This is a predicted structure of a 171-nucleotide RNA (glmS glucosamine-6-phosphate activated ribozyme aptamer) from Evansella clarkii. Taxonomically the source falls in Evansella (Bacteria, Bacillati, Bacilli, Bacillaceae). Its Rfam family is "glmS glucosamine-6-phosphate activated ribozyme aptamer". Gene Ontology terms of the family: regulation of gene expression and catalytic activity. About the family: This entry contains a glucosamine-6-phosphate activated ribozyme that is found in the mRNA for GlmS. GlmS is an enzyme that uses fructose-6-phosphate and glutamine to generate glucosamine-6-phosphate. The sequence was found by an Rfam model in a public genome assembly.
[in-house]
């Protein structure tokens, strides 16, 4: 160093990096410089490296499937590629709404929450930004102060519309 088996740790704008860009250190260039050197300054190659998603939201279970919510960004690479992923779809368990309970079957929902379609209202976003350390030849990482700025989702509270079909039984 590679390849295997085991264990342990770690996560979902999460992981990883060969395209690409940047840095360095070498080794060139028929370029500019400059009529000629030389510095510089372009640029090929090689090797090592750095960049590569800022939060919010999301999980009954099994199978499948990829362009899997929502907004912020000095929106230039948060490019672009591969695996993932709590999504979305069928099935299954359990169970909510369909006007006393109960049972069957139907639609349409929900995994602590529940019919469909609107209003409103509150609820602590971080990056960037500015300041100040740390580490590194650099490209750039990592930390902490500091005052802000979202939009779904879900909550609360309101409005319209809807409130299936059978059996049995009370009133």
């Nucleotide at each position: 160093u590679u390849a295997u088996u085991a264990a342990a740790u770690a996560a979902a704008g999460c992981g990883c990096c060969u395209g690409a860009a940047c840095u360095a250190u070498c080794c060139g260039u028929g370029c500019g410089g400059a009529c000629g050197a030389a510095a510089c300054g372009a640029u090929g190659g090689a090797u090592a490296g750095u960049u590569g998603a800022c939060g919010a939201g999301g999980a009954g279970g099994a199978g499948g499937u990829u362009u899997a919510u929502c907004g912020a960004g000095u929106u230039u690479u948060u490019c672009g590629g591969c695996g993932g992923a709590u999504a979305c779809c069928u099935c299954c368990c359990g169970g909510c709404u369909g006007u006393a309970c109960g049972c069957c079957u139907c639609a349409g929902c929900c995994g602590c929450a529940a019919g469909c379609a609107g209003c409103u209202g509150a609820c602590u976003a971080a990056a960037a930004c500015g300041g100040a350390a740390a580490g590194g030849c650099g490209a750039c990482u990592u930390u902490c102060c500091g005052a802000a700025c979202a939009a779904a989702g879900g909550c609360a509270g309101u409005u319209g519309c809807g409130u299936g079909g059978g059996c049995a039984u009370a009133u």